[in-house]
RNA sequence: GGGCCCGUAGCUCAGCGGUUAGAGCCGCGAACUCAUAAUUCGCUGGUCCCAGGUUCGAAUCCUGGCGGGCCCA
Numbered sequence: 001g002g003g004c005c006c007g008u009a010g011c012u013c014a015g016c017g018g019u020u021a022g023a024g025c026c027g028c029g030a031a032c033u034c035a036u037a038a039u040u041c042g043c044u045g046g047u048c049c050c051a052g053g054u055u056c057g058a059a060u061c062c063u064g065g066c067g068g069g070c071c072c073a
Stems, first nucleotide, its partner, number of pairs: 001072007010025004018056001027043005049065005
């Protein structure tokens, strides 16, 4: 220098162009217990990496940039 893949909650990841973007774990609260753990219930948590474009409508499609990984040279 070139090619491919990835970027969504604190972490691991889902998410047909159309409802208010979700799950598990973590955290917080409650129940249970003499108490703790486990279990159950509830809650909190998001500039969907950034900018622009397409569209009535974009996390999703297109372009560029940034970051990470792999391969080639």
Predicted 3D model of a 73-nucleotide RNA (transfer RNA) from a Chloroflexota bacterium.
The organism belongs to Chloroflexota, within Bacteria.
Its mean pLDDT, the model's own confidence on a scale to 100, is 82.
Its Rfam family is "tRNA". The family's RNA type in Rfam is transfer RNA.